Transfer RNA from Candidatus Iainarchaeum sp., 73 nucleotides, folded computationally.

RNA sequence: GUGGGUGUAGCUCAGCUGGGAGAGCAUUUGUCUUACAAACAAGAGGCCGGAAGUUCAAUCCUUCCCACCCAUA
Numbered sequence: 001g002u003g004g005g006u007g008u009a010g011c012u013c014a015g016c017u018g019g020g021a022g023a024g025c026a027u028u029u030g031u032c033u034u035a036c037a038a039a040c041a042a043g044a045g046g047c048c049g050g051a052a053g054u055u056c057a058a059u060c061c062u063u064c065c066c067a068c069c070c071a072u073a
Stems, first nucleotide, its partner, number of pairs: 001072007010025004019056001027043005049065005
């Protein structure tokens, strides 16, 4: 340089033929306990890597860019 893949909550990831953004762990509060842990209940935390385009509507489709990984010369 070329080809392919990944990018979504603090971490690990899911999501879909384009219309509601989610799970587990972690964290906060409460119940329980003499206390802690465990268990149970509730909550907070995201403008889905960036920009543009298509569309009534984009995490999802198209183009460009960025970061990382793999292959190849």

Its Rfam family is "tRNA". By type it is a transfer RNA. Gene Ontology term of the family: triplet codon-amino acid adaptor activity. The coordinates come from a structure-prediction model, not an experiment, and the mean pLDDT is 81.